[in-house]
Context: one part of a larger RNA
Molecule: small-subunit ribosomal RNA, central domain
Organism: uncultured bacterium
RNA sequence: CUGGGCGUAAAGGGAUCGUAGGCGGUUAUUCAAGUCAGGUGUGAAAUCCCAGGGCUCAACCUUGGAACUGCAUUUGAAACUGGAUGACUAGAAUCAUGGAGAGGAUGGCGGAAUUGCCAGUGUAGAGGUGGAAUUCGUAGAUACUGGCAGGAACACCAGAAGAGAAGUCGGCUAUCUGGCCAUUGAUUGACGCUGAGGGUCGAAAGCGUGGGGAGCCAACAGGAUUAGAUACCCUGGUAGUCCACGCUGUAAACGAUGCAUGCUAGGUGUUGGCCUUAUGGGGUCGGUACUGUAGUUAACGCGCUAAGCAUGCCACCUGGGGAGUACGUCGGCAACGAUGAAACUC
Numbered sequence: 001c002u003g004g005g006c007g008u009a010a011a012g013g014g015a016u017c018g019u020a021g022g023c024g025g026u027u028a029u030u031c032a033a034g035u036c037a038g039g040u041g042u043g044a045a046a047u048c049c050c051a052g053g054g055c056u057c058a059a060c061c062u063u064g065g066a067a068c069u070g071c072a073u074u075u076g077a078a079a080c081u082g083g084a085u086g087a088c089u090a091g092a093a094u095c096a097u098g099g100a101g102a103g104g105a106u107g108g109c110g111g112a113a114u115u116g117c118c119a120g121u122g123u124a125g126a127g128g129u130g131g132a133a134u135u136c137g138u139a140g141a142u143a144c145u146g147g148c149a150g151g152a153a154c155a156c157c158a159g160a161a162g163a164g165a166a167g168u169c170g171g172c173u174a175u176c177u178g179g180c181c182a183u184u185g186a187u188u189g190a191c192g193c194u195g196a197g198g199g200u201c202g203a204a205a206g207c208g209u210g211g212g213g214a215g216c217c218a219a220c221a222g223g224a225u226u227a228g229a230u231a232c233c234c235u236g237g238u239a240g241u242c243c244a245c246g247c248u249g250u251a252a253a254c255g256a257u258g259c260a261u262g263c264u265a266g267g268u269g270u271u272g273g274c275c276u277u278a279u280g281g282g283g284u285c286g287g288u289a290c291u292g293u294a295g296u297u298a299a300c301g302c303g304c305u306a307a308g309c310a311u312g313c314c315a316c317c318u319g320g321g322g323a324g325u326a327c328g329u330c331g332g333c334a335a336c337g338a339u340g341a342a343a344c345u346c
Base pairs, nucleotide, nucleotide: 004317005316007300008299012314014201015200016199017198021194022193023192025088026087027086028085029084030083031082033081034080035077036076037075038074039073040072041071042070049065050064051063052062053061054060091191092188093187094186095185096184097182098181099180103177104176105175106174107173108172109171110154115149116148117147118146119145120144121143125136126135162169163168206247207246208245209244210243211242215241216240220236221235222234223233258313259312260311261310262309263308266291267290268289269288270287271286272285273284274283275282276281295302296301319346320345321344328339329338330337331336
């Protein structure tokens, strides 16, 4: 280097955009770099291989041949790859007409509920638990009624539903804005796929500065439980949870399944279009879910949304522990993240 793998055994990067690179549709002409054929030169000798010869044999020595699969040069071939020129439309993209959606950002508005405050009615309990107690309450609680304040989350609708690259996205409304799907027709004419580095996004927790703070609640305090109880249960309760700006860059970031393209039985739902039918229903394109054929898999299972059959490109794996540790380097305010061993041991 080749060979084997990556749903669950070790192994798909959290996601996406894209640089270099790798790979790349149909067709005509041409060049001849790759490729193929022939010639020439060279490829020291020895060694190796083949056929002989010499030491009594052998090792060993020796003669001849072959080989040295290479390199250079030259003459040709033109199918394939590649270069050049021209053409094409099946890939890709744009426009036109419609469509669905919790896709994103910013502003405004709304009602239910919790809590607090004010006022009223009203009196001795309330709360909490397996049972209690801490706790609140005659300075009038709990309960009921009316009002005010503030913050956070949006019941029902709601669905195996929908949208998004992923993380994720759910009250109503306005503005700005991304993507997707269908239908035919027109336009460009391979403009494509992947993507080492790199850029951007990236739950929760955490960090910085300034706000905000209703409820919940790490830490903490108390009450219980218990042999103990640094817990489970209860009463309180601060960071945090919320907003703005900046940082962090990790998750069982999961479909534990990289992206793209083509091909390979059906059946049953559901969702968004189109065509047809006109009570039903049928066809087709895109998504989503179940079942299942061929096939595949160690099995489980997967099965047109593949883990089937193939192609292109990237990432990753190579026994368990030591260890995602140490050291170094890079990043970070820090927390820590990224990269990432060895001794030793089984």